c-di-GMP-I riboswitch aptamer from Paranoxybacillus vitaminiphilus, 89 nucleotides, folded computationally.
The source organism's lineage runs through Bacteria, Bacillota, Caryophanales, Anoxybacillaceae and Paranoxybacillus.
Model confidence (mean pLDDT): 86 of 100.
This record gives sequence, C1' cells and structure tokens, in this order.
RNA sequence: CCCCGAUAAAGGCAAACUUCGGGAAACCGGAGGACGCAAAGCUAUAGGGGCUACGGUAGAACAUUCUGCUAUGCCAGCCAGCUGCCGAA
Repeated sequence: CCCCGAUAAAGGCAAACUUCGGGAAACCGGAGGACGCAAAGCUAUAGGGGCUACGGUAGAACAUUCUGCUAUGCCAGCCAGCUGCCGAA
C1' cells in the first nucleotide's frame, strides 16, 4: 500500500411513517423520525437493471372515458464506475 472490516476512536448519512412544499405520476426538497449503512459520498442519452407515462401514438368506446406502446421524466438505500475517513484481527 492492497485485501479486509472490530462491541476501537473521531465523526457522518438516514428507511418506513408524520407534516409542509413541488410534480400528471414515478419521485424530489424542508422539518420531525431511525430501519439500516464502511462508501447510504459522487455519477442517470453516451454500462446493465428498475419505476412512472403529462404529452405523443395505436386501438376500443363515444356524453365523460378506457386499454396498449413510448422517456424526453425519475431511482445511486439494485448491480456497476469513480473518489474517500479510520486501522484491531
């Protein structure tokens, strides 16, 4: 130094849920809250995977609408890539 990861030290993040705000939705932000996390730090056309479908499009119905497809919208707390604190076995 790498691998690795402790009932170590110093610190960090914050799921569900509640509430306020944004959004058509997925989801995001603030506050509260801790299920967990050794990368739960960063990266989303230009690695894989997942979610949503306003609009668009195809079909059905036709007074209203319904169904399929579609990312240009999202997810990094799914994998991955990049970077990084500490140091027992």
Record summary: It was read from a public genome assembly, where an Rfam model found it.